[in-house]
Context: one part of a larger RNA
RNA sequence: GGAUGAACGCUGGCGGCGUGCCUAACACAUGCAAGUCGAACGAGAAGCUAACCUCUGAUUCCUUCGGGAUGAGGAGGUUGGCAGAAAGUGGCGAACGGGUGAGUAACGCGUGGGUAAUCUACCCUGUCAAGUGGGGGAUAACCCUCCGAAAGGAGGGCUAAUACCGCAUAAUAUCUUCUCCUCCUAAGAAGAGAAGAUUAAAGAUGGCCUCUAUACUAUGCUAUCGCUUCAGGAUGAGCCUGCGUCCUAUUAGUUAGUUGGUGAGGUAAUGGCCUACCAAGACCGAGAUGGGUAGCUGGUCUGAGAGGAUGAUCAGCCACACUGGGACUGAGAUACGGCCCAGACUCCUACGGGAGGCAGCAGUGGGGAAUAUUGCGCAAUGGGGGAAACCCUGACGCAGCAACGCCGCGUGGGUGACGAAGGCCCUUGGGUCGUAAAGUCCUGUCAGAUGGGAAGAAGUUCUCAAUGGAAUAAUACCCGCCGGCACUGACGGUACCUCCAAAGGAAGCACCGGCUAACUCCGUGCCAGCAGCCGCGGUAAUACGGAGGGUGCGAGCGUUGUUC
Numbered sequence: 001g002g003a004u005g006a007a008c009g010c011u012g013g014c015g016g017c018g019u020g021c022c023u024a025a026c027a028c029a030u031g032c033a034a035g036u037c038g039a040a041c042g043a044g045a046a047g048c049u050a051a052c053c054u055c056u057g058a059u060u061c062c063u064u065c066g067g068g069a070u071g072a073g074g075a076g077g078u079u080g081g082c083a084g085a086a087a088g089u090g091g092c093g094a095a096c097g098g099g100u101g102a103g104u105a106a107c108g109c110g111u112g113g114g115u116a117a118u119c120u121a122c123c124c125u126g127u128c129a130a131g132u133g134g135g136g137g138a139u140a141a142c143c144c145u146c147c148g149a150a151a152g153g154a155g156g157g158c159u160a161a162u163a164c165c166g167c168a169u170a171a172u173a174u175c176u177u178c179u180c181c182u183c184c185u186a187a188g189a190a191g192a193g194a195a196g197a198u199u200a201a202a203g204a205u206g207g208c209c210u211c212u213a214u215a216c217u218a219u220g221c222u223a224u225c226g227c228u229u230c231a232g233g234a235u236g237a238g239c240c241u242g243c244g245u246c247c248u249a250u251u252a253g254u255u256a257g258u259u260g261g262u263g264a265g266g267u268a269a270u271g272g273c274c275u276a277c278c279a280a281g282a283c284c285g286a287g288a289u290g291g292g293u294a295g296c297u298g299g300u301c302u303g304a305g306a307g308g309a310u311g312a313u314c315a316g317c318c319a320c321a322c323u324g325g326g327a328c329u330g331a332g333a334u335a336c337g338g339c340c341c342a343g344a345c346u347c348c349u350a351c352g353g354g355a356g357g358c359a360g361c362a363g364u365g366g367g368g369a370a371u372a373u374u375g376c377g378c379a380a381u382g383g384g385g386g387a388a389a390c391c392c393u394g395a396c397g398c399a400g401c402a403a404c405g406c407c408g409c410g411u412g413g414g415u416g417a418c419g420a421a422g423g424c425c426c427u428u429g430g431g432u433c434g435u436a437a438a439g440u441c442c443u444g445u446c447a448g449a450u451g452g453g454a455a456g457a458a459g460u461u462c463u464c465a466a467u468g469g470a471a472u473a474a475u476a477c478c479c480g481c482c483g484g485c486a487c488u489g490a491c492g493g494u495a496c497c498u499c500c501a502a503a504g505g506a507a508g509c510a511c512c513g514g515c516u517a518a519c520u521c522c523g524u525g526c527c528a529g530c531a532g533c534c535g536c537g538g539u540a541a542u543a544c545g546g547a548g549g550g551u552g553c554g555a556g557c558g559u560u561g562u563u564c
Base pairs, nucleotide, nucleotide: 001564002563003562004561006560007559008558009557010556013409014408015407016406017405018404019402020401021367026365027364028363030362031361032360035092036091037090040089041088047082048081049080050079051078052077053076054075055074056073060069061068062067099320100319101318108245109244110243111242112241113240114239115238118237119236123233124232125231126230129229130228131227132226133167135165136164142157143156144155145154146153147152173198174197175196176195177194178193179192180191182189183188203225204224205223206222207221208220246292247291248290253283254282255281258280259279260278261277262276263275265273295317296316297315298314299310300309301308302307322343323342324341325340326339345356346355347354348353373399375398376397377396381395382393383392384391385390412442413441414440415439422433423432424431425430446505448500451497452496456491459487460486462484463483468479469478508553509552510551511550512549513534514533515532519548520547521546522545523544529536530535
């Protein structure tokens, strides 16, 4: 000199863009952070509506004044229709996204290979590949009974499905056997052919009436979406491996599933991954083993470079989710907002027993020198579900707080000598603050106030609908370019523009002995104090404290910490 996720002191006008618990991976009140599908399924509350029944009864008419007829409206009920809340079965998602860095010195990460040792839901392609046949038994919801303070649970009864289970069908799938050929050899791999065995499924919605005498329909036809199986792709993942990856020898020996083999098991898959037996190996001074420290990288800071330091924000990978262990489900699991067991802690309790996990977003306590709002919105981008409308989304987009950082702008400009007053110094002549102020003439950025006012919106529904596509019995129906209507903005009446007024509202901080730019007076008297180093202070201190003046930087300036 540079840098900083900084902190502290004094000071502080505006805007843009970023950044913001580095400490206790300490404990957490409250709210929200993962749902969605009625076009898989049964049931169905409130509400609306139609018909009918019962009760009541405005009005009008008749009246012999006793009453009778009418019957709007209201209340209740029954049946049907519409509608569809909460809950339930089922599907997909919840393994993404978001957080943190405790652990880890490791194939964890980085980089280059390998998988002839593997898996991959959704998605794409395959003339829309091939198929989607026929049965069965349950169960939740619901009803009844019971137990429990609650959380929840038990028994009985009813019912559905794209839930579950058989059967059929069966190849270009899988397995076994055989033959041929090619490649490659270390096992082996790809292809062709033959035989045998094994293995699957689910329907939903819209439309139509050719066939049947008609009508309405579905068990028919048709379109779309699904379901099953196969091949290839894409994407994602698993595993193996060469090299690289901190300090310590005041750690020198370490290792029994240990090193290798065979058999059996296990996995999607190789392998002591596991197990039985056999052999006695394996690692190590090029540092094994032990101890300490640490997430790794792209990068970031510095430096001419080599290097050194670092790993906040952003991006990739890894690990973790109160602590330890375990499996289940699933295409996929460290399963943060899943389950089970144990432990610590907190809460509820009727004392029998239960509930919980912010290292998600806010927020609280605590720790600390120190780090923000219990905000708005799904309008955009992205994600999940859905045919879609749409729903969900503390991801994200925005706003709020903080000079924490970088960048930009302003705090006015011209003129103005009587060199005013006043301060300070003085050799008492004067000098200096100083054109500085006042005065005068202007300007109008920002802030203030007036009026206007975006872009960010792409799309989506509906409608009209040419030519067509796919097909059909079909002119129906479905898809569909262009056009039209309607609707969609949290930020926000924001950015920006216009007009108005007014110099009005906006400057500090450190330093002045040398290094190092900047000097005098007063006070103090080795005291009080300063100090980065050298050193100042004991009565004339440019070094302490104050003042005047000056120097440097400027919405900042200094100090401290860390690093080059």
Model confidence (mean pLDDT): 81 of 100. The part of an RNA shown here (small-subunit ribosomal RNA, 5' domain) has 564 nucleotides and comes from an uncultured prokaryote.